[in-house]
Transfer RNA from an Acidobacteriota bacterium, 73 nucleotides, folded computationally. Model confidence (mean pLDDT): 82 of 100. Its Rfam family is "tRNA". Gene Ontology term of the family: triplet codon-amino acid adaptor activity. Rfam classes the family as a transfer RNA. NCBI's taxonomy places the organism under Bacteria, Pseudomonadati, Acidobacteriota. The sequence was found in a public genome assembly.
RNA sequence: GGGCGGUUAGCUCAGCUGGGAGAGCGCCGCGUUCGCAACGCGGAGGCCGAGGGUUCGAUCCCCUUACCGUCCA
Numbered sequence: 001g002g003g004c005g006g007u008u009a010g011c012u013c014a015g016c017u018g019g020g021a022g023a024g025c026g027c028c029g030c031g032u033u034c035g036c037a038a039c040g041c042g043g044a045g046g047c048c049g050a051g052g053g054u055u056c057g058a059u060c061c062c063c064u065u066a067c068c069g070u071c072c073a
Base pairs, nucleotide, nucleotide: 001072002071003070004069005068006067007066010025011024012023013022019056027043028042029041030040031039049065050064051063052062053061
């Protein structure tokens, strides 16, 4: 330098054919317990890496770019 894959909640990851942004763990509150853990119920938490384009509408399609992994040189 080139090819491929990835970037979504604090962490690990889903997200189907473009229209609702989600799960587990963690965190907070309540219940339960003498207390803790476990368990049950509820809640907070997101610029969907960044910029631009297409579209009535973009995490999703197109272009540019940053970073991570991997292969080739």